RNAcentral holds the sequence, with entries from Rfam and Ribocentre. The RNA shown here (Fluoride riboswitch aptamer (crcB RNA motif)) has 71 nucleotides and comes from Sphingobium wenxiniae LL03.
[in-house]
RNA sequence: GGCAUCAACGGCGAUGGAUUUCCGCCUGGCUUCGGCCGAACCGCCUCGGGGUUGAUGAUUCCUACCUGCUG
Numbered sequence: 001g002g003c004a005u006c007a008a009c010g011g012c013g014a015u016g017g018a019u020u021u022c023c024g025c026c027u028g029g030c031u032u033c034g035g036c037c038g039a040a041c042c043g044c045c046u047c048g049g050g051g052u053u054g055a056u057g058a059u060u061c062c063u064a065c066c067u068g069c070u071g
Base pairs, nucleotide, nucleotide: 010026011025012024013023016062017061018060020058022057028037029036030035043052044051045050
């Protein structure tokens, strides 16, 4: 100096917000130090046309939407 692995911080997990001693994934580069690029992520079926599930990765709630019943 390079590569790999582990840990921490941070980020992410198909529609909003919160919650958690929970789960999974990513975690690099450049810079004129102002920033820029990149990773994880961005549902399923179909050649197309078209069709279809869910506000969670999962737990517990709120809100929105949908269905049924009662007043």

Model confidence (mean pLDDT): 78 of 100. Taxonomically the source falls in Sphingobium wenxiniae (Bacteria, Pseudomonadati, Alphaproteobacteria, Sphingobiaceae).